Predicted 3D model of a 75-nucleotide RNA (transfer RNA) from Candidatus Berkelbacteria bacterium Licking1014_7. The prediction has a mean pLDDT of 80. Rfam family: tRNA.
RNA sequence: GGCGCUAUCGUCUAGCCCGGUCUAGGACAUCAGGUUCUCAACCUGAAAACACGGGUUCAAAUCCCGUUGGCGCUG
Numbered sequence: 001g002g003c004g005c006u007a008u009c010g011u012c013u014a015g016c017c018c019g020g021u022c023u024a025g026g027a028c029a030u031c032a033g034g035u036u037c038u039c040a041a042c043c044u045g046a047a048a049a050c051a052c053g054g055g056u057u058c059a060a061a062u063c064c065c066g067u068u069g070g071c072g073c074u075g
Base pairs, nucleotide, nucleotide: 001074002073003072004071005070006069007068010028011027012026013025020058030046031045032044033043034042051067052066053065054064055063
């Protein structure tokens, strides 16, 4: 240099192929409250994410192009 894969809450992950359904769901962690003599555990609740830019479309996390980061194969 070429080719392929990949990027979603703090972490891990579902959803993407096949666009729309409930407000992007879940687990752990965090915070608040309840319970407890206290802590843990348990119960309830809360905050928290689609890498970036553009395109297609009535509508994009999802499809297309490019950029950036990561991983792999290869001249």